Bacterial RNase P class A from Gemmatimonadetes bacterium 2013_60CM_65_52, 370 nucleotides, folded computationally.

RNA sequence: GCUACCAGCUGGGUGAUCGCGGGCUUGACGGCCCGAGGAAAGUCCGGGCUCCAUCGAGUGCACUGCCAGGUAACGCCUGGGCGGGGGUCGCAGGACCACCGACGGACAGCGCAACAGAAAGCAAACCGCCGUCUCGAAAGGGGCGGUAAGGGUGAAAGGGUGAGGUAAGAGCUCACCGCGGAUCUGGUAACAGGUCCGGCGAGGCAAGCCCCAGUGGGAGCAAGGCCAAAUAGGCAGCGAGGAGGUACUCACUCCGCCAAAGACGCUGCGGGUAGGCUGCUGGAGGGCACGAGCAAUCAUGCCCCAAGAGAAAUGAUCGCCUGAGCUCUCACGAGCUCAACAGAACCCGGCUUACAGGCUGGUAGCCUUU
Repeated sequence: GCUACCAGCUGGGUGAUCGCGGGCUUGACGGCCCGAGGAAAGUCCGGGCUCCAUCGAGUGCACUGCCAGGUAACGCCUGGGCGGGGGUCGCAGGACCACCGACGGACAGCGCAACAGAAAGCAAACCGCCGUCUCGAAAGGGGCGGUAAGGGUGAAAGGGUGAGGUAAGAGCUCACCGCGGAUCUGGUAACAGGUCCGGCGAGGCAAGCCCCAGUGGGAGCAAGGCCAAAUAGGCAGCGAGGAGGUACUCACUCCGCCAAAGACGCUGCGGGUAGGCUGCUGGAGGGCACGAGCAAUCAUGCCCCAAGAGAAAUGAUCGCCUGAGCUCUCACGAGCUCAACAGAACCCGGCUUACAGGCUGGUAGCCUUU
C1' cells in the first nucleotide's frame, strides 16, 4: 500500500428567491426565532406518567434461567466462568486470538428415540475370535459353549489409551486420563486446582410433560383533567291553563275565590355532544472537561435548550462546492446524469430490521521499501 473481516462514528455543505408549520412581536403591512432520525420504522422487551382495580395466602397461567456487576427497569449492556467448532504459535503437554451458545435440574416421576441394525434401556452374538464335540482324505462344514478386543449398522452400542492377563476376551488387574463421592486450597460467585476413596452400576432428549428458583394486576395520551354552544330531552320556579272544589239559606246559571295533570311561554339549574384549553415536552435531557472503574456505567464542575400542530408543516427552483457514474480531451479540464434507507404524533431505555457513500481504529493475509 491492497484485500477481507470486525468494531465505532458519520450519513452532504453553503448562498439567493419563493413557499409551509409553530412561537414572539405589530393597529396593520411586516419583522425576528425555531422546525425530523440513526433508525423518527417494526411495536418485540423494559420503564416513566395517567386512570381503574387491589386484605392475605395458595393454586393456575405467562415469562425468565451459568456467575457477578451496571441500570429507573429489562428478555438489554459489560466483565468473568464453562462448553463448542475454528485460526495462530509450539516437537508436545499447552498457550493465545476472535466468533458462537435457551448455559438451572436426567438417581422426584411420566414419556420419547424414525430408518438402519443381530441387539436401543432389567442391553445385545450378524460377521469375526476362542474352546470342545462331530462329519470329512483335505479344504472346509455342522452342533454346544465362551467372548463386547476387532468389523459392520446407527445421532447414540453401556468409559478411553497402554500394559499385564487369558483358550480367546473382559476394569478381570494395574498406570494415566475421564467419571462419581468426600475433603482442602484459591475465587464475592459461576468455577478451577490438589489430596484421598470408589472399578465404573449411574447413557441421551427438559426447544416433551415435569421439578426447582425468580418475576408479573388491567388499560392506555382516543390515558386523564378543566371550560362549554345550538338543538333535543331532564329538574325547579313564575306566567298561562283549568279537571275539580267552594262561599253567598237550598238547586241551577252567572260572578267571585281556591286549584291537580298534560300541552304552551319565560327564566334558572344540572348532565352529555360539537368545539376549545390542558396533559405537551426542561427531560432517567444534551455537549465539554475531569475523576472512579478492566468495562458497561457512575460522580463532580461548567455551558446549552433543540418541532410540539390538527390527519399532521419540515418543501421547491437556481448557483457554487462535495461524492459517484458516463462521454469528450494528449493533458489541464469541460459537459451530462444521479445523491442510501427513510418521515416525529405523550416521553424515555433497549433489541431487531433497512441503509449509497465517507471517516477512524483493530485483526489476518499478500506485495513493496528501509
It matches the Rfam family "Bacterial RNase P class A". Rfam classes the family as a ribozyme. Lineage of the source: Bacteria > Pseudomonadati > Gemmatimonadota.